[in-house]
RNA sequence: CCGUGCUAGGCGGGGAGGUAGCGGUGCCCUGAACCCGCAAUCCGCUCUAGCGGGGCUGAAUUCCCCGCCGAGGGGUUUCCGGCUCCGGUCGCUCCGUCGCCCGGGGCGUCGAUGGUCCGGGUCCCGCGCGGUGUCGGCUUGCGAACCAGGUCAGGUCCGGAAGGAAGCAGCCUUAAGCGAUCACCGGCAGGCGCAGCGGGAGUUCCCGGGCCGGAGCCGUGGGCAGCGAUAGGCGCCGGAGCUCGGAGUUCCGAAGCGGGGUGCACGG
Numbered sequence: 001c002c003g004u005g006c007u008a009g010g011c012g013g014g015g016a017g018g019u020a021g022c023g024g025u026g027c028c029c030u031g032a033a034c035c036c037g038c039a040a041u042c043c044g045c046u047c048u049a050g051c052g053g054g055g056c057u058g059a060a061u062u063c064c065c066c067g068c069c070g071a072g073g074g075g076u077u078u079c080c081g082g083c084u085c086c087g088g089u090c091g092c093u094c095c096g097u098c099g100c101c102c103g104g105g106g107c108g109u110c111g112a113u114g115g116u117c118c119g120g121g122u123c124c125c126g127c128g129c130g131g132u133g134u135c136g137g138c139u140u141g142c143g144a145a146c147c148a149g150g151u152c153a154g155g156u157c158c159g160g161a162a163g164g165a166a167g168c169a170g171c172c173u174u175a176a177g178c179g180a181u182c183a184c185c186g187g188c189a190g191g192c193g194c195a196g197c198g199g200g201a202g203u204u205c206c207c208g209g210g211c212c213g214g215a216g217c218c219g220u221g222g223g224c225a226g227c228g229a230u231a232g233g234c235g236c237c238g239g240a241g242c243u244c245g246g247a248g249u250u251c252c253g254a255a256g257c258g259g260g261g262u263g264c265a266c267g268g
Stems, first nucleotide, its partner, number of pairs: 001268006009057003012030004020046005034054005063261006072252005078247004082242007090235004095228003099224005105218003114212008122201006128194003132189006139180004148173004156165003
């Protein structure tokens, strides 16, 4: 060095989570990689790695170690961003008020604002008219066993008779009272109306007119500035928080690439 037969080893690994710790089941990454049983109020272990049973491979492309690269995952609060909250001698907006500028509209030399005079509205008092309500009258219906009226059958009484008297029922009326009607009349009242009348107040406000005088007056849109107010919104600044996103940094790290290492027996 070659051949045969064996053995250690291998037949996936990693991250987070979980655990006193380790491995596994479950999740995620890598990517292709024997089978069966077990396992989240979990399973198996106790120091280097699931446990139990079976199978294949086997000293190297396959096992072990180191390095590079690096999918992916975790930490950190260093920075940036996002969201929420708090604060501010802050700014803008919104709101109120005042002023200036610009634009557009209406009224105005058929006379604006203003001044003055008068009248009316307005306010107060009284009256009038109307209306409403209520009461009374007027009108009308009912309405009295007897104690209201008239007429009073029958019956009763007086009388010799003629005749007379009282009088129930009935009928006709009516009083008190109970209603009806508001057409008419009268009284009273008011959170009523009036284009009615009289008196007064007043020029604050509105309307109309006369006179003076001679050019402004009234809404509206935009911009700027001042003051006030500070409730809300936006921004700025500062702070706090967040299972949020990104960058930095740090820890682990699959696959891949490179380098190195690792047996025994027999025969030639």